RNA sequence: UGGCGGCGUGCCUAACACAUGCAAGUCGUACGAGAAAUCCCGAGCUUGCUUGGGAGAGUAAAGUGGCGCACGGGUGAGUAACGCGUGGGUAACCCACCUUCGAAUCUGGGAUAACUCCGCGAAAGCGGUGCUAAUACCGGAUAAGACCACAGCCGCUUCGGCGGUAGAGGUAAAAGCUGACCUCUCCAUGGAAGUUAGCGUUCGAGGACGGGCCCGCGUCCUAUCAGCUUGUUGGUGGGGUAAAGGCCUACCAAGGCAGCGACGGGUAGCUGGUCUGAGAGGAUGAUCAGCCACACUGGAACUGGAACACGGUCCAGACUCCUACGGGAGGCAGCAGUGAGGAAUUUUGCGCAAUGGGCGAAAGCCUGACGCAGCAACGCCGCGUGGGUGAAGAAGGCUUUCGGGUCGUAAAAAUCCUUUUCUGAGGGAAGAUAAUGACGGUACCUCAGGAAUAAGUCCCGGCUAACUACGUGCCAGCAGCCGCGGUAAAACGUAGGGGGCGAACGUUAUCCGGAUUUAUUGGGCGUAAAGCGCACGUAGGCGGCAUUAUAAGUUAGGCGUGAAAGCUCUCAGCUUAACUGGGAGAGGUCGUUUAAUACUGUAGUGCUUGAGGUUGGAAGAGGAGAGUGGAAUUCCCGGUGUAGUGGUGGAAUGCGUAGAUAUCGGGAGGAACACCAGUGGCGAAGGCGACUCUCUGGUCCAUACCUGACGCUGAGGUGCGAAAGCGUGGGGAGCGAACGGGAUUAGAUACCCCGGUAGUCCACGCUGUAAACGAUGGAUACUAGGUGUAGGAGGUCAUUACCCCUUCUGUGCCGAAGCUAACGCGUUAAGUAUCCCGCCUGGGGACUACGGCCGCAAGGCUAAAACUCAAAGGAAUUGACGGGGGCCCGCACAAGCAGCGGAGCGUGUGGUUUAAUUCGAUGAUACGCGAAGAACCUUACCUGGGCUUGACAUGUUGGUAGUAGUGAAGCGAAAGCGGAACGACCCUUCGGGGAGCCAUCACAGGUGCUGCAUGGCUGUCGUCAGCUCGUGUCGUGAGAUGUUGGGUUAAGUCCCGCAACGAGCGCAACCCUUGUCGUUAGUUAUACGUGUCUAGCGAGACUGCCGGUUUCAAACCGGAGGAAGGUGGGGAUGACGUCAAGUCAGCAUGGUCUUUAUGUCCAGGGCUACACACACGCUACAAUGGCCGGUACAAUAGGUUGCCAUACCGCGAGGUAGAGCUAAUCCCCAAAGCCGGCCUCAGUUCGGAUUGUAGUCUGCAACUCGACUGCAUGAAGGUGGAGUUGCUAGUAACCGCGCGUCAGCAACAGUGCGGUGAAUGCGUUCCCGGGCCUUGUACACACCGCCCGUCACAUCAUGGAAGUCGGUAACACCUGAAGUCGGUGACCUAACCGAAAGGGAGGAACUGCCUAAGGUGGG
Repeated sequence: UGGCGGCGUGCCUAACACAUGCAAGUCGUACGAGAAAUCCCGAGCUUGCUUGGGAGAGUAAAGUGGCGCACGGGUGAGUAACGCGUGGGUAACCCACCUUCGAAUCUGGGAUAACUCCGCGAAAGCGGUGCUAAUACCGGAUAAGACCACAGCCGCUUCGGCGGUAGAGGUAAAAGCUGACCUCUCCAUGGAAGUUAGCGUUCGAGGACGGGCCCGCGUCCUAUCAGCUUGUUGGUGGGGUAAAGGCCUACCAAGGCAGCGACGGGUAGCUGGUCUGAGAGGAUGAUCAGCCACACUGGAACUGGAACACGGUCCAGACUCCUACGGGAGGCAGCAGUGAGGAAUUUUGCGCAAUGGGCGAAAGCCUGACGCAGCAACGCCGCGUGGGUGAAGAAGGCUUUCGGGUCGUAAAAAUCCUUUUCUGAGGGAAGAUAAUGACGGUACCUCAGGAAUAAGUCCCGGCUAACUACGUGCCAGCAGCCGCGGUAAAACGUAGGGGGCGAACGUUAUCCGGAUUUAUUGGGCGUAAAGCGCACGUAGGCGGCAUUAUAAGUUAGGCGUGAAAGCUCUCAGCUUAACUGGGAGAGGUCGUUUAAUACUGUAGUGCUUGAGGUUGGAAGAGGAGAGUGGAAUUCCCGGUGUAGUGGUGGAAUGCGUAGAUAUCGGGAGGAACACCAGUGGCGAAGGCGACUCUCUGGUCCAUACCUGACGCUGAGGUGCGAAAGCGUGGGGAGCGAACGGGAUUAGAUACCCCGGUAGUCCACGCUGUAAACGAUGGAUACUAGGUGUAGGAGGUCAUUACCCCUUCUGUGCCGAAGCUAACGCGUUAAGUAUCCCGCCUGGGGACUACGGCCGCAAGGCUAAAACUCAAAGGAAUUGACGGGGGCCCGCACAAGCAGCGGAGCGUGUGGUUUAAUUCGAUGAUACGCGAAGAACCUUACCUGGGCUUGACAUGUUGGUAGUAGUGAAGCGAAAGCGGAACGACCCUUCGGGGAGCCAUCACAGGUGCUGCAUGGCUGUCGUCAGCUCGUGUCGUGAGAUGUUGGGUUAAGUCCCGCAACGAGCGCAACCCUUGUCGUUAGUUAUACGUGUCUAGCGAGACUGCCGGUUUCAAACCGGAGGAAGGUGGGGAUGACGUCAAGUCAGCAUGGUCUUUAUGUCCAGGGCUACACACACGCUACAAUGGCCGGUACAAUAGGUUGCCAUACCGCGAGGUAGAGCUAAUCCCCAAAGCCGGCCUCAGUUCGGAUUGUAGUCUGCAACUCGACUGCAUGAAGGUGGAGUUGCUAGUAACCGCGCGUCAGCAACAGUGCGGUGAAUGCGUUCCCGGGCCUUGUACACACCGCCCGUCACAUCAUGGAAGUCGGUAACACCUGAAGUCGGUGACCUAACCGAAAGGGAGGAACUGCCUAAGGUGGG
């Protein structure tokens, strides 16, 4: 959200508690007794009462008796068990009803309920008296079978017994009812006895059905449960049962179970099956079916064929109800239903018509079993909600590049068709063999009506089928995983469209799958998780060659069984399907039997190659003990000797005039053993190193004599086991945790130094761990080689030896095949195989907690979970990085020169201020940057005043004719308002149109935002030498190679080599300029020759030549010639890329915002502020100078709104007049320098700021806010701290000149030009930046990375904790109901015996054992 039908299914939770109704009764053909209402007849009369009879009726209800109630139905609490499954056994058993056969059913007796009367009690119920029946109960007879004990034979057997058969002894039976008939006897219609039939009853023997008991095998997790057990294990006697048995009891013995998991704990009904899976498996046990268990909880027996009994009994307990308080009643886990619990599960329905069950001879009665109906889309299946035609491609929605596209024949209209469903009407089953139908007037059929009654839900980023728009803006939200969302979201929300499924669709939960991710099929352990530290060895597992037997495993066949349902195949029935029925098949670690004998097993006999031994040799730091030796350190004594020594990066503490260090001699003591010494040797590993002796283990070689598989591995177990540590006792030279001192440092609990205790050493004992590593368990076999080394043997040659060859054993390196994720391994395997053991299963938590074991302790071994993360990890790759390495470069350092940083001023920036000080640029790579010119303008900012289709563009529609345009007066700061007056144009078909203006609608406009949406342009690394590609090759791959290497270069420049060969973008060259020469032309210049020069075209330079070095390659060094020499100098030129670098304000542009304003116009102001800080400059501080006079030499450029000669005026800026020049023609055209003079070291004749005043020029306008000039004024400043910049030659430095912008100017800037013209470079250690190779990496936003620990606060999970509370199982003791069994039974008693007394037998009552529950107690 929801139309119909069919078939199924429906408390998974509280085995929680239950109101009400129903769910087990039946039989009169077993028996006695037996109403009432009502009706009819009669009597009495108080005419509506009493009474009699008949019917009702031998009915109802109750009782005795029989059968049933042990079935059917429910539930899954308990149970890990012979409970279940499967296959067997019972020679250890039972079986009512049913069935077959045989034999009987004879004769007696005494009671009792019902009923009557009495009594108690509220009730439930109970007691007493009296009577009575039976198929109820009891005695006796009989006994074919049966049973008990005795004994003989036959067969079988688990050797215990069992079955059969003949013998003698003992024991135990019974019930009648109903119908029919009279042949016999009696009463005489007809009955009784009797006969017969049926149903019963008794005793036997069988069958069938159903059960009891026993056994093999199978049946969850846990070893952090390893030992359990006293009726326990067995025997004997007894008891008990239908029956074996410690099932129970007494005695005896001491057994029984357990690593193939006992005992304990947890969980659970089991199975056929169900779900899933290719299978093997895994999970599960609803419905249906088989078995078990249970019936409020616990215990117990009775009855019975069967129960220890769901709707029976007794007792205890909890709970609920009734009560007169004395006492009673109850048990839905039957069907409905109620409450509760819960995410969650139905009607207090109809009927016995069918199927089945109980009773009955039967009719029949009972049956919430069952058959049906109701509720629920809970599941499966089927059907429908209409079909055809229908383009103006409607309206509308959505979208758009504005053309369109799409929803879409979809709809509607119109028309044709259909009627499953629906509504109405009619007919109407099967289910039922004669009758009987709850379902049900149902299914189904027919007719009529009318498209009529009937569509949703999820999704659209990838996985995964399906896309756009808007909104939102790390918000709201989504999310199964990866992950979306921070202004253009196909991932959120909505809409349109689309996709999937469809009466459903999605979510959640659970199971299997994918997961070869527990690996039997089918995994691993060098480095990813994973080989025990090493050995010895028990159980176990596995095991050489040959042969014989057996047949357990194995293989094949037969038989049995594996319930039905289910599953598979097939056929059939409901319209189909689901569903249902018939047939066939599959399904086992099963039983039994027959056969085979290769392999395995078992038993036997052999063998020698595995293993071990004998004999002869060999090497060795193998182990234990005892002894010995020399060197060195330290200490002690003595001598010589004097001021230091020692130590470090440098020092200091320390030692030393009380004589150190140094040196010589003597002595003491402890520890360790230089050289030899070697990826050499030995050992299982740990480990072992002077020499000698004693004891002792193992290994190797040769020999092929002996034994004859004696072997391999090895859970538990046992032993060994570095260092440190512990205990006791020694010892103590050196070293040296802790500790003290000195340094270093921000600190320095460190590294360095001076001291120094435990310890290190020995003996004995403990500990039992290490990166105990080859991070590689042991054994055996096989599979190319090469080259060392150690030990042995043989051969060749030889005089031994050496060398060489072969072989065995050990130990290394490199490598075939193969393996490996790669690294790598590779006869010493990580190769190929077999056997055995150990171990692993994401990271953290955690080599942890708890428990257990060990230890003196420290601690060790074993070993979780909660919680948390989406990774952790291995190997390799490319980068980046390194206070890693190698090589190389750069004004990078060094060597120099001049500066900056101090002063004043200029300019820019920050900051502050402000109405505004517009905006941007911000390490290098912003800061004299955008800006090559802010007084207005610019201008974007502020204040104020105006305009609103607008200052500007295009279009639509309408209007306008003194229209466009010019525009006086007036108001105003201007813009603007205002409007006198003047006054047009083009085309024309004469209607009008264009242009203009007015109005309208679209729109204009924006230096508003986003440079992190963009284009373009630019900066930087960096003019660094790099960056890539194609093909090939290598690698699983990322990638590598090429591009690395050896040389060389400014250069990935070139050469050589090379699994690479080539190529591209970069480098270089080509281009411009400059330097030399030639040549052509030439306005200008001119001294008229021509050169300089200008503009072109050429030449020249290429390591071309010579010598040397070199791989005789590239190249380098030197030289010659030359104007120039090794890219001659300079410029332009900037690879792939990096910095989300800069710019939306140059331009362009997506999106967004704004639209009487964020647009636009105007006036004024501001961008020029000023405590301060920084950056870039200018001028100086002076004598290599300043001032005055004289005098010489450029180049690039620019010029008509311009440059301006010349003359005059002015001290000057400048002014006036004015020639020339549209330019090699005219204009402008130096300064430093040189010569001479003054100044003489001073705040100056240095320096020029600041200020006053007077002017000039530009401009509408110099107040804020211009430049310049004259006069006057004359500040700071005496070479600048830390630090820092530029520059390698015509360079730095110094000197002036031009230009752009521009009315003017802030220019001291920027960009060009020339003049004068140096110094230094040993070199690459260091600083900075860069290039190549290599190495490490836990980095990849790439070291400005990553990342560790403490602390503070909060939350969560877990451990410990003095204790406290609860649950569960057990034990000891006390008490002990009901009840079976036993004992007693003085009390009671009908049946039998007895004449009686009494006996026999039984019972009440009491009591013993056992025992539920309860109590107490410690664990």

A computed fold for a 1419-nucleotide RNA from an uncultured prokaryote, annotated as small-subunit ribosomal RNA. The sequence is in RNAcentral, with records from ENA. The coordinates come from a structure-prediction model, not an experiment, and the mean pLDDT is 83.